[in-house]
RNA sequence: GCCCGUUGGUCAAAUGGUUAAGACGUCGCCCUCUCAAGGCGGAGUUACGGGUUCAAUUCCCGUACGGGCUA
Numbered sequence: 001g002c003c004c005g006u007u008g009g010u011c012a013a014a015u016g017g018u019u020a021a022g023a024c025g026u027c028g029c030c031c032u033c034u035c036a037a038g039g040c041g042g043a044g045u046u047a048c049g050g051g052u053u054c055a056a057u058u059c060c061c062g063u064a065c066g067g068g069c070u071a
Base pairs, nucleotide, nucleotide: 001069002068003067004066005065006064009024010023011022017054026042027041028040029039030038047063048062049061050060051059
């Protein structure tokens, strides 16, 4: 210098359209003599800053971080 990636604590779907899906974990309740398992419910996410658009997780630019390639 070029390319790819970044979505809850972890994994991970959503390719422009109105509640950002789901799993594990976590918290509460139920069940149980108790624990585990099981059932029900809650909280918790688009790396950051701009731009385009009626509308951006999605498209564009920059920054940060991670990975790869070249010298």